This is a predicted structure of a 327-nucleotide part of an RNA (large-subunit ribosomal RNA, domain IV) from Candidatus Izemoplasma acidinucleici. The prediction has a mean pLDDT of 88. Rfam family: Bacterial large subunit ribosomal RNA. Gene Ontology terms of the family: structural constituent of ribosome and ribosome. Taxonomically the source falls in Candidatus Izemoplasma (Bacteria, Mycoplasmatota, Mollicutes, Candidatus Izemoplasmataceae).

Context: one part of a larger RNA
RNA sequence: CUCUUGUUAAGGAACUCGGCAAAAUGACUCCGUAACUUCGGGAUAAGGAGAGCUCUACUUCGGUAGAGCCGCAGAGAAUAGGCCCAAGCGACUGUUUAUCAAAAACACAGCUCUAUGCUAAAUCGUAAGAUGAUGUAUAUGGGGUGACGCCUGCCCAGUGCUGGAAGGUUAAGAGGAGUACUUAUCUUCGGAGAAGGUAUGAAUUGAAGCCCCAGUGAACGGCGGCCGUAACUAUAACGGUCCUAAGGUAGCGAAAUUCCUUGUCGGGUAAGUUCCGACCCGCACGAAAGGCGUAACGAUUUGGGCACUGUCUCAACAAGAGACUCG
Numbered sequence: 001c002u003c004u005u006g007u008u009a010a011g012g013a014a015c016u017c018g019g020c021a022a023a024a025u026g027a028c029u030c031c032g033u034a035a036c037u038u039c040g041g042g043a044u045a046a047g048g049a050g051a052g053c054u055c056u057a058c059u060u061c062g063g064u065a066g067a068g069c070c071g072c073a074g075a076g077a078a079u080a081g082g083c084c085c086a087a088g089c090g091a092c093u094g095u096u097u098a099u100c101a102a103a104a105a106c107a108c109a110g111c112u113c114u115a116u117g118c119u120a121a122a123u124c125g126u127a128a129g130a131u132g133a134u135g136u137a138u139a140u141g142g143g144g145u146g147a148c149g150c151c152u153g154c155c156c157a158g159u160g161c162u163g164g165a166a167g168g169u170u171a172a173g174a175g176g177a178g179u180a181c182u183u184a185u186c187u188u189c190g191g192a193g194a195a196g197g198u199a200u201g202a203a204u205u206g207a208a209g210c211c212c213c214a215g216u217g218a219a220c221g222g223c224g225g226c227c228g229u230a231a232c233u234a235u236a237a238c239g240g241u242c243c244u245a246a247g248g249u250a251g252c253g254a255a256a257u258u259c260c261u262u263g264u265c266g267g268g269u270a271a272g273u274u275c276c277g278a279c280c281c282g283c284a285c286g287a288a289a290g291g292c293g294u295a296a297c298g299a300u301u302u303g304g305g306c307a308c309u310g311u312c313u314c315a316a317c318a319a320g321a322g323a324c325u326c327g
Base pairs, nucleotide, nucleotide: 001322002321003320004319005318006317007316008315010313011312014311019308028050029049030048031047036041038147052069053068054067055066056065057064058063070074082306083305084304085303086302087301088300089298090297094106095105110145111144112143113142114141115140116139122131123130124129148293149292150291151290153223154222155221158220159219160216161215162214163213164212167211168210169209173205174204178200179199180198181197182196185192186191224242225241226240227239228238251285252282263279264278265277266276267275
């Protein structure tokens, strides 16, 4: 000097990204226990008190009351929650990157859409066959959302899906007009050319689909601009105009979303780019890629406080194991 421990005056987070680490709390008995709440919880909330041994009396035999004794210390050692306030996210228990991430990610009960009438849909397989299911729509598959509470607005123009079938378009196939080649024959010797065969092939007919017509958003998705206006100023309930399928409703909002931005105001601090409460000018929230709340829960994230401490002011000492010297 390194590692693992122990103790420490005064202070007590001044350390630090951050109380990381350490300290503190701790079992049991009694008293007492708030906001909030889904009335179950929250809750061991918080906060406080007690405890050894001997004798006596009483006893429901668990203890209670009184008197006394010892120590620095009586849950005498060891094992054994730190707590509170506020906010974000996710309801919860659970699951996950075996070996840098345990979470706000996944799942979840609940909600909803959709497919499927049974030889079900869906899936595996060339098939046979199997799963679904020895089930039968209170069932099974798929998509989304994610307890609960209050709710879930407008747009069907585009894309998708569902339904429709009048018209347009449309394949193979059917159809076979015609054309060409071939040659018996005829011939004016130029050519014409039956039947058959070969090649090609028009009209006509011909389904779904597409065009078309409707519906459908808890389907994919989308949810405006400019100008003017009130008796101070400012602002604009109001008006005009352009465009659109329709122009963002409720709720929330500098937010896990806000660039400008350390926005502005208030709170907390002596001092606060973080935090909490508001405001709304939302660069670029917004309603099941759900919106806003929410008791309980969380090895979750953020801010504050009490207790506590070598984290620090500022380091010191001790023990053990190394390192180092000799053997």